[in-house]
RNA sequence: AAAAGGCAAAGUCAUCGAAAGGUGGCGACGCAAAGCUACAGGGCCUAAAGCUGUAGGACACAGCCAAGGCAGCCAGUUGCCGAA
Repeated sequence: AAAAGGCAAAGUCAUCGAAAGGUGGCGACGCAAAGCUACAGGGCCUAAAGCUGUAGGACACAGCCAAGGCAGCCAGUUGCCGAA
C1' cells in the first nucleotide's frame, strides 16, 4: 500500500437505573485494536444510601463520600492481513 472483514459516535425509539450510565433496534462521527481488563495502576462522571450543616416533624437546600459507572481519556494485556 492492498485484500477480507470488524467495531460503531452523535441522534432517535424502547427499556433498566436515583443518577452517571447500561441493554436492544435504526443510524454512522470516526477507530489498526473503538478486542478484553475498572480491587493491577492513574484519571474522569454520578451521589441513591450514609455522614455533616442550615432549617427544624418529615420533605427541601448545600457540602463530603462509591461498595455505582466511563476502556471511543491514559494505561495493562491479547490480536487479523502482509510490500516490509
This is a predicted structure of an 84-nucleotide RNA (c-di-GMP-I riboswitch aptamer) from a marine sediment metagenome. The model forms 95% of the base pairs in the Rfam consensus. Its mean pLDDT, the model's own confidence on a scale to 100, is 84. The sequence is in RNAcentral, with records from MGnify.